[in-house]
The RNA shown here (c-di-GMP-I-GGC riboswitch aptamer) has 89 nucleotides and comes from a Clostridiales bacterium. Model confidence (mean pLDDT): 85 of 100. It was read from a public genome assembly, where an Rfam model found it. Lineage of the source: Bacteria > Bacillati > Bacillota > Clostridia > Eubacteriales.
């Protein structure tokens, strides 16, 4: 510099539950642990999710439908930055 073992010391925390913020996706806190060698950080590229607001359509008892990110996801992929240890290379 790579690489990642029935190593060691650790770290983190999916689903789910409770509370809370939010229109929602989802976030935060506590519990909980499927997993993770970067599942640490960053929305830069792609992708996915939601649609408050906006536009269009429908509408004689209805409150609907479609499109759209400025919102969200870093445990979807790529990229950038940083990082513990050292059996083997």
């Nucleotide at each position: 510099c790579u690489u990642g073992a029935u190593a060691a010391a650790g770290g983190u925390u999916a689903a789910c539950c409770u509370g809370u913020c939010g229109a929602a996706a989802g976030g935060c806190a506590g519990g909980g642990g499927c997993g993770c060698a970067a599942a640490g950080c960053c929305g830069c590229g792609g992708g996915u999710c939601u649609a408050a607001g906006g536009u269009c359509c429908a509408g004689g008892u209805g409150g609907g439908g479609a499109c759209u990110a400025u919102g969200a996801c870093g445990g979807c992929c790529g990229g950038g930055c940083u990082g513990c240890c050292a059996g083997a290379g």